[in-house]
RNA sequence: AGUGCGGUAGAGGAGUGGUACCUCGCCUGGCUCAUAACCAGGAGGCCGCGGGUUCGAACCCCGCCCGCGCAA
Numbered sequence: 001a002g003u004g005c006g007g008u009a010g011a012g013g014a015g016u017g018g019u020a021c022c023u024c025g026c027c028u029g030g031c032u033c034a035u036a037a038c039c040a041g042g043a044g045g046c047c048g049c050g051g052g053u054u055c056g057a058a059c060c061c062c063g064c065c066c067g068c069g070c071a072a
Stems, first nucleotide, its partner, number of pairs: 002070006010024004018055001026042005048064005
């Protein structure tokens, strides 16, 4: 070379065709003498890269890159 699984906010994980959610973290406010905890709000990803299919793609198809496993 071959083969299976995976790549989605800073971290971990959902999402299997209809404008991407959860937890932690971060920011602001509340509460407190203060911190933590708790409560409320907010920012942050257009989904590994490039094509294709489709009215519409994180999701289906093709190629490539990266990680883990199997085999050799």
Notes: A computed fold for a 72-nucleotide RNA from Flavipsychrobacter sp., annotated as transfer RNA. Its Rfam family is "tRNA". The prediction has a mean pLDDT of 84.